[in-house]
Molecule: Pistol ribozyme
Organism: Erysipelotrichaceae bacterium 2_2_44A
RNA sequence: AAUCGACUAGGCGAUUUAAAAUAGGUGUUAAGCCUAGUGCGGCAGGGUUCUUCCCUGCAUCACA
Repeated sequence: AAUCGACUAGGCGAUUUAAAAUAGGUGUUAAGCCUAGUGCGGCAGGGUUCUUCCCUGCAUCACA
């Protein structure tokens, strides 16, 4: 410097041409590492031609 942990910015972490993870304080949650937003993935309800697809809502929690 680049890439990656859904996306943007920042943080935390990893790797070195690849896109993963036992890392990212500890556990917990279906809820993805965190904050703000998004609402991609997730959950609940409804519709459906019941394979599917569509609409609405909600959007881990506790401690340090």